[in-house]
RNA sequence: UCUAUAGAUAGAGGCGCAUUUUCUAUGAGUAAUCCGGAUGAGGGCGGCGGGCCCGAUGAACCCGGCAGAAAGGAGAAAUUGCCGAAGGAGCAUGAUUCCGUCCAAUCUGCUGCCUGGGCGCAUGGUUAACAGCCUUGCGACUGUCACUGGCAAAUACAGUGGAGAGCUAUCGGUAGA
Numbered sequence: 001u002c003u004a005u006a007g008a009u010a011g012a013g014g015c016g017c018a019u020u021u022u023c024u025a026u027g028a029g030u031a032a033u034c035c036g037g038a039u040g041a042g043g044g045c046g047g048c049g050g051g052c053c054c055g056a057u058g059a060a061c062c063c064g065g066c067a068g069a070a071a072g073g074a075g076a077a078a079u080u081g082c083c084g085a086a087g088g089a090g091c092a093u094g095a096u097u098c099c100g101u102c103c104a105a106u107c108u109g110c111u112g113c114c115u116g117g118g119c120g121c122a123u124g125g126u127u128a129a130c131a132g133c134c135u136u137g138c139g140a141c142u143g144u145c146a147c148u149g150g151c152a153a154a155u156a157c158a159g160u161g162g163a164g165a166g167c168u169a170u171c172g173g174u175a176g177a
């Protein structure tokens, strides 16, 4: 000096990712409560089972009147932490929802199982809502590396492909030449 191998530190992708706060619209003239009418036996506590509560002193549904929210989600601004940022999936007798080793939802933890990133379209799920979010598929775009190409060459251009356990830079460790 070069090669290989693991480690540490610092970075890049861009409508980049996620959290928190404030304001605004939507939710909605909806839900709860109350009054009246009609009707006449069921209704509520997430589903199922159990149990409890309400109900002929009138349940549920419907009509009318007074009255009238909120949460989740969204947009804008600001803030914080960042680049497996983060999201999904699975697991847990974890916590909560009256009880239950069933199911569902929310939260927490674990797992290098899947996804480089944002966007558009479609499918399915969620939701008041083709607003948003999530899964899957397709499409071009973009970043990165590898290979190939044309000319003498290229970090430029074009094509193909891979995945973040990646890529770039620096530092020193080990082994070999």
Base pairs, nucleotide, nucleotide: 001177002176003175004174005173007171008170009169010168011167014083016082017081018080020078021077022076023075024074034065035064036063037062042054043053044052045051046103047102048100049099050098086115087114088113089111090110091109092108094107095106096105097104116142117141119139120138121137122136124134125133126132144162145161146160147159148158149157